[in-house]
RNA sequence: CGAGUGGGCCAGACGGUCGCGCGCGUCCUUGUGGCGCGUGAGGAAAGUCCGGGCUCCCAAGGGCAAGAUGCCAGCUAACAGCUGGGCGGGGCGACCCGACGGAUAGUGCCACAGAAAAGAAAACUCCCCUGUCGAUGCUUGCAUCGCAGGAGAAAAGCUGAAACGGUGCGGUAAGAGCGCACCAGUGCGUCGGCAACGGCGUAGCUUGGUAAACCCCAUCUGGAGCAAACGCAAAUAGGAACGCGAUACGGCCGCCCUUCCGUGCGUUCGGGUUGCGCGCUGGAGAUGCGCGGUGACGUGCAUUCGAGAUAAAUGGCCGUCCAACGACAGAACCCGGCUUAUCGGCUCACUCGCCUC
RNA sequence: ACGCCAGUAGUUCAAUUGGUAGAGCGUCGGUCUCCAAAACCGAAAGUUGAGGGUUCGAGUCCUUCCUGGCGUG
Numbered sequence: 001c002g003a004g005u006g007g008g009c010c011a012g013a014c015g016g017u018c019g020c021g022c023g024c025g026u027c028c029u030u031g032u033g034g035c036g037c038g039u040g041a042g043g044a045a046a047g048u049c050c051g052g053g054c055u056c057c058c059a060a061g062g063g064c065a066a067g068a069u070g071c072c073a074g075c076u077a078a079c080a081g082c083u084g085g086g087c088g089g090g091g092c093g094a095c096c097c098g099a100c101g102g103a104u105a106g107u108g109c110c111a112c113a114g115a116a117a118a119g120a121a122a123a124c125u126c127c128c129c130u131g132u133c134g135a136u137g138c139u140u141g142c143a144u145c146g147c148a149g150g151a152g153a154a155a156a157g158c159u160g161a162a163a164c165g166g167u168g169c170g171g172u173a174a175g176a177g178c179g180c181a182c183c184a185g186u187g188c189g190u191c192g193g194c195a196a197c198g199g200c201g202u203a204g205c206u207u208g209g210u211a212a213a214c215c216c217c218a219u220c221u222g223g224a225g226c227a228a229a230c231g232c233a234a235a236u237a238g239g240a241a242c243g244c245g246a247u248a249c250g251g252c253c254g255c256c257c258u259u260c261c262g263u264g265c266g267u268u269c270g271g272g273u274u275g276c277g278c279g280c281u282g283g284a285g286a287u288g289c290g291c292g293g294u295g296a297c298g299u300g301c302a303u304u305c306g307a308g309a310u311a312a313a314u315g316g317c318c319g320u321c322c323a324a325c326g327a328c329a330g331a332a333c334c335c336g337g338c339u340u341a342u343c344g345g346c347u348c349a350c351u352c353g354c355c356u357c
Numbered sequence: 358a359c360g361c362c363a364g365u366a367g368u369u370c371a372a373u374u375g376g377u378a379g380a381g382c383g384u385c386g387g388u389c390u391c392c393a394a395a396a397c398c399g400a401a402a403g404u405u406g407a408g409g410g411u412u413c414g415a416g417u418c419c420u421u422c423c424u425g426g427c428g429u430g
Stems, first nucleotide, its partner, number of pairs: 001353010012321007020040008028031001042328001046339002049337005054225004059259006066221005071085005086100001087098004101216002106214002108210003124157002127152001129149003133146006165183006184206002186203007230277003239269006248263004285304008322326001358429007367382004376413001384400005406422005
């Protein structure tokens, strides 16, 4: 200098002017008011794909079903997230990617082609053997070819995405883990590791694929959602509380069961709504420093308060600056993640190549 | 806010347990006719909404988006 990898930060800046929501103060003519001050979107506020808080379903437990997750260990309020490790794959490398439990629990499926698609099954060609069989050759009982029959065999061919471990040597009529050596896998033993797993030794043990097919195993999950829920305002009904009684019906929005509760009677109290209030924003909060941990994260101290609308505010114009004319996009109960969208800029660490000293 | 469904030729719809994406109408060409219609014969037309994955193989299974529609309070 060029090419690249991983992380972090920013998301035009400053000034003027007009305007909007909310809070506080102040003024009066007490209003849908004026004035002043303060404050006012994001890294994704989005998609609503996961997880939790919060609230109600009177409350508690058990079983089935259904769903989710799926290498191991940890983090966390929890998770399908994150961190570290293992294994597999990709890249020269920094580094990146992985729905990565079980096919020896069982069932199903594997089109077409092919002899055969999972049953130790099958035989088309080839290989091998047999024959008062035929033809040819001659060294006259052998060889080659053909025909017929029969078993053996998985070595070779053909098919396919996939053909029942691979290579070599021995062995055999021909062959075959049939035997041996090496390689791959599996089981067992042992060592290391919390574990996933890895190293070594050993046994011819050699087992198709598919579970994002049913399923099995392990772990987890009750339902509904801020229009949840609660409060306020004249009366009736529906209802609420307390006491007594009954076991039929109903009750926590898949089903069943057990406990429990309600209905009926008596006494007492009294309504509802997308009208207003409340929930509502101070929180698994933010920032800085320290400590523990490889890390996710935890913890101590200090400082700090950064939207809260309800038809829904955060914008328009002018000037200056920048290599930029400034992308994607707008809170609605709140958080932790994931995914998707995004003009660009700054910065840290690292890798590869070339050149110069 | 919560829940659910659909997307396949120009159009309306199919596609079995994952195994060559088909049919009606329409379009185009031909036969017939003086010409047309009808009838008959033949043909074209599809990245199955988009991307990724599982599988030998995906319209179908899984996942992330896009578009449209429906339901509950």